Bacterial RNase P class A from a Pseudomonadota bacterium, 376 nucleotides, folded computationally. The sequence was found by an Rfam model in a public genome assembly.
Parts: sequence; structure tokens; C1' cells
RNA sequence: UCAGAUGGUCGGGCGAUUGCACCACUAAUUGCCAAAAGGUAGGUGGUGAGGAAAGUCCGGGCUCCAAGCAUUAAUGACGGCGGAUAAUGUCCGCCAAAGGUGACUUUAGGGAAAGUGCCACAGAAAACAAACCGCCUAAUAUAUUGGGUAAGGGUGAAAAGGUGGGGUAAGAGCCCACCGCUUUAUUGGUAACAAUAGAGGCAUGGUAAACCCCGUCAGGAGCAAGACCGAAUAGGAACACGUUUUGGGUAACCAAUGGCAAAAUGCAUGCCGAUGUUCGGGUAGGUCGCGUGAGGUAAGGGGUAAUCCUUAUCCAAGAUGAAUAAUCGCCAUCCAGCAAUGGAUACAGAACCCGGCUUAUAGACCAUCUGAUAAA
Repeated sequence: UCAGAUGGUCGGGCGAUUGCACCACUAAUUGCCAAAAGGUAGGUGGUGAGGAAAGUCCGGGCUCCAAGCAUUAAUGACGGCGGAUAAUGUCCGCCAAAGGUGACUUUAGGGAAAGUGCCACAGAAAACAAACCGCCUAAUAUAUUGGGUAAGGGUGAAAAGGUGGGGUAAGAGCCCACCGCUUUAUUGGUAACAAUAGAGGCAUGGUAAACCCCGUCAGGAGCAAGACCGAAUAGGAACACGUUUUGGGUAACCAAUGGCAAAAUGCAUGCCGAUGUUCGGGUAGGUCGCGUGAGGUAAGGGGUAAUCCUUAUCCAAGAUGAAUAAUCGCCAUCCAGCAAUGGAUACAGAACCCGGCUUAUAGACCAUCUGAUAAA
């Protein structure tokens, strides 16, 4: 200098004028309402859309409902090991496999020896699976027929572990060495796992993001949740089904039994119009929920890191047809141009809140690392 990898920051700034919304204080003489209290116009000060506010894909806080406990199902999610977190399918670190010269990246990473299914076409044969060509051999030789073989060739994504040697009629883990696989021991590591040494000729495949098996976790609905105030209507009508049985009691009622409430069962609790469907009427209002929180910022400490602890300090939108803006000037960045100057400045806007993931993004910048080339 060029090419790459990983992580991160900003994403317009300043000033003036005018205009909106909310919060806090004030509203004295004067203006408006009011008998007054008080309210209000007004005045002063402060704040005002993001890194993704998007997607609605996860997890929670919060609210209400259910059904309180235990057991067993169904459904869904996750899947190497260890940690972090309120929690997750998230994040951090490590292990293994695959890719890359490398920095690094990716992985839906348990089980195929419990069972079932699938592997088109081609090919002799696609798993209790094989003989098309070839090689060897018998009948005198070729052809033909029979026997042996699975090392060589062909087909295919994949074909009876791989390479080399011995042996054989020709061959084959048939035998041997090394590798692969299974397994035992020792060492290191919290563990996944790794290294070393030994034993075994060793299952004739792959596929579970196919069904399935194993292990772990999981109630439902959601701010249009929900609470309060006020107001109004029709305490509406019809149909279907049901209100078991026994004892005591004049009756009300009590006890047992039966039924219902939830996937089932048991215990507990509650109810006995415990119900279902259709038609019709009223509520179009206001306040809260609504931002002090798993909060932000800074410093120090523990930890490889995710992140945790301590101290200090700050409070930074809260609308409800929907505010957070408009104009002007100067500057900043980029492009064209010798210059003057001209043009452009991305993706995109809160609606209960927070933590993640994913997607979109003009341009500018920072840090660390890898490779190549050259010079000193």
C1' cells in the first nucleotide's frame, strides 16, 4: 500500500422568528365566570419520536379469569458441556464435526443395536440386498453349459471399511502392518472431550428439519387487559333440555346420595336454572391504568466473558382522529468542477413497559487481527 475477518460509534449541528402538546409554579392591580370560595385567559420555567420506534417471532413485568393439591395423558418447544439472566428457542466461554492459506465462519450437535417407513431413475443388486462385464476352472479347443469369486470395470448421491504386503486355481480381514471402528485402563479436564497404552477381525449402508424412542420445560387471555364515576334501557321474549332418590322436619331447612364446574382419576371447595340456542333493547361520556423502573449515566471492584456488586448522581414524550413542527441564515459530510458555484444528505416516526432475535439502512469514523507485496 492492497485484499480480507471480527467487534463497535455517529447517522446532521448551531442561531433567530413563529406555532403546537404535556408538567411545575403563579394568576397581585387589570380581563372573563362566580354572592363568595374558587376557576380561567394570561405570565415564568422545563421537556418533547428510534437504532431499529419496524416485524409481532420469542421471553417476561403487569391485569383479569380459571382449578386448590397430587398423579397420568394430549399438544407444543428445546437437545454437545459448563455458566449468565427475571426469563427465553437469548447471550458468554469451551468441546466436536465441516469449510477456509489464515484471521474466522456454520451446525435443528441425544438415539439407526426397540420398532415402522423411505432411498426415484440407472444398475445384476439399495439392506436377512449381488453376479452385467471381467478373473479362475471342468467337459479336447472356440462357442455353449456348469462350478468358484467379489480384488478389477460399469451404473449411481451412496454398492459387503481404506492403503500396502503375503497367500490362493483366481480371489476375499483369509492372514499381517498401519489407519478407521468397538471396547478397557491410565493421565489431564467441573464436564463435553483429548492423549497414551492394550484387547477385539469387527455390524453388509444412509435417513429421525421422516414417524418414533429418551431427557428437560410449559395454565389461558391480553392495555380494545382491567378499575372507578356518571348516564340509559326492557328485572325483555321464545324454543329446547333439566331440577334424581332416601331419612328427619308443619314448613324453612339439615344429612346422605346423584349431577355440574377442568383432558381423565382421587381428595378438597362451590353450585342445584347448576344450562344451551335465537330474536330484540340500552351503553358511541369522563377519570385512572399512563411511566420511579429487572431505569439511565459515571467511577471503582470480582469474573476469560456474558454479567454481578458498591458508591455518587439524574428523572429526559404521554397524545386519544392523535402534539413532538414550519421558515430563514450559517456550518458539517459526499459528488461534479481549476475555481466560483451547483446538486444531494439513508432506513424511517412512540400509543402499557422492558430484555432479546430478525429485517431495512446514503454516508462517515474507531479498534484489534489475518494474508500478499515492497522499502528501511

Taxonomically the source falls in Pseudomonadota (Bacteria, Pseudomonadati). Its Rfam family is "Bacterial RNase P class A". Gene Ontology terms of the family: dimeric ribonuclease P complex, tRNA processing and ribonuclease P activity. About the family: Ribonuclease P (RNase P) is a ubiquitous endoribonuclease, found in archaea, bacteria and eukarya as well as chloroplasts and mitochondria. By type it is a ribozyme.